[in-house]
RNA sequence: GCGGGUAUGGUUUAAUGGUAGAACAGGAUCUUGCCAAGAUUCAGAUUCGGGUUCGAUUCCCGGUACCCGCA
Numbered sequence: 001g002c003g004g005g006u007a008u009g010g011u012u013u014a015a016u017g018g019u020a021g022a023a024c025a026g027g028a029u030c031u032u033g034c035c036a037a038g039a040u041u042c043a044g045a046u047u048c049g050g051g052u053u054c055g056a057u058u059c060c061c062g063g064u065a066c067c068c069g070c071a
Stems, first nucleotide, its partner, number of pairs: 001070007010024004018054001026042005047063005
């Protein structure tokens, strides 16, 4: 330099155009003599910029970061 892949709460990970879910972690309350465990509940995310579309995590273009291959 060329090609391919990945990017979603703090972490891991679903969602093939129609209100972004789950687990763990965190806060609050309950339960217990205390801790742990458990129950209920709350908050928190689509890497960035454009385009297409009534509607984009999803499709298209470009950028960034990381990974793989070729040279």
Record summary
A computed fold for a 71-nucleotide RNA from a Minisyncoccota bacterium, annotated as transfer RNA. Rfam family: tRNA. The family's RNA type in Rfam is transfer RNA. Rfam's curators write: Transfer RNA (tRNA) molecules are approximately 80 nucleotides in length. Rfam links the family to the GO term triplet codon-amino acid adaptor activity. RNAcentral holds the sequence, with entries from ENA.